[in-house]
RNA sequence: GCAUUGGUAGUCCAGCGGUAGGAUUGAAGCUUCCCAAGCUUUAGACCCGGGUUCGAAUCCCGGCUCUUGCA
Numbered sequence: 001g002c003a004u005u006g007g008u009a010g011u012c013c014a015g016c017g018g019u020a021g022g023a024u025u026g027a028a029g030c031u032u033c034c035c036a037a038g039c040u041u042u043a044g045a046c047c048c049g050g051g052u053u054c055g056a057a058u059c060c061c062g063g064c065u066c067u068u069g070c071a
Base pairs, nucleotide, nucleotide: 001070002069003068006065007064010024011023012022013021018054025043026042027041028040029039030038047063048062049061050060051059
């Protein structure tokens, strides 16, 4: 340099163009003599810019960054 793959809560991972979900984590409460475990509630995210569309995390273009391969 070329090709390829990915970018979503603090972390890990889902998400067929129509309200962004799970685990874990944080906070509050319940339970317990106490702790741990368990239960309930709650908080927290779509890499950036543009385009297509009634509607974009999703499709297209460009950029940034990461993985892998070739030279």